[in-house]
RNA sequence: GCCCCUGUAGCUCAAUAGGUUAGAGCCGACGACUCAUAAUCGUCUGGUUGCCGGUUCGAGCCCGGCCGGGGGCA
Numbered sequence: 001g002c003c004c005c006u007g008u009a010g011c012u013c014a015a016u017a018g019g020u021u022a023g024a025g026c027c028g029a030c031g032a033c034u035c036a037u038a039a040u041c042g043u044c045u046g047g048u049u050g051c052c053g054g055u056u057c058g059a060g061c062c063c064g065g066c067c068g069g070g071g072g073c074a
Base pairs, nucleotide, nucleotide: 001073002072003071004070005069006068007067010026011025012024013023019057028044029043030042031041032040050066051065052064053063054062
């Protein structure tokens, strides 16, 4: 330098031919249970989906550019 994969909550990941409030588990906060702690259970918190544009009635998903991470070729 070229090619491929990838970027969604603090962390690990869903959302698989674009579709109607973006979810789950862990973490965290509060509560229940217990003499108490842990475990368990319940409730809650948390995201302008890497950035900038484009297409579309509608984009996490499609297109272009840029940035970060991983791999391959040279």